Formats: sequence, C1' cells, structure tokens
RNA sequence: AUACCAUCCCGAGCGGCCGAGAGAUCUGGCUCAGUGACGCCGCAGCAACCCACCGACUCGUCGGAGCGGGUGCUACCGCCAGGAUCGAUGGAGU
Repeated sequence: AUACCAUCCCGAGCGGCCGAGAGAUCUGGCUCAGUGACGCCGCAGCAACCCACCGACUCGUCGGAGCGGGUGCUACCGCCAGGAUCGAUGGAGU
C1' cells in the first nucleotide's frame, strides 16, 4: 500500500508544554474552546481486540480472569440529521 474479518449508544482524567481553532468530509444544527479547547508528553485509569493464563466442549469455538506482554481508548452514539464517500481501532493475510 491493498483486499478480508470484527467492533465503533458501556466504561475510564489529572498534571506539564503549546496557543486557535476543535468535534473525519459537505449542508444544516448542537456542542467544546484564552477560566487555554484540539494537539503533544508524562502519570493515572478504563476496557478486554491479540499473546500468555484458567475452564468447558462437538476441538475451534465459547465462557472467565485482569497479575503480565502488544495495542487501543479516557466530552457529547464516528456529537446529531441528510448526502456522498470514507474514517478509526484490533486481528490475521498478500
């Protein structure tokens, strides 16, 4: 980079840096934001996709646990509606 599968109404915030927009795109709303949003970093936490662990069985699936490892996530249903596409995360491929 490409195609596939699963998920995207549960849950979980403080500190430091920065400085003007941010909540994917268009339209219309609604919201967040100089009482510093968004983003980045640190710490903490949440969760249970993968590994490892425990259990069951029809043996490749289901359930469990959260001590450990790899990610992820921590305003609002991907903020809402409509449209057209997409996007994000994980897994296993080429």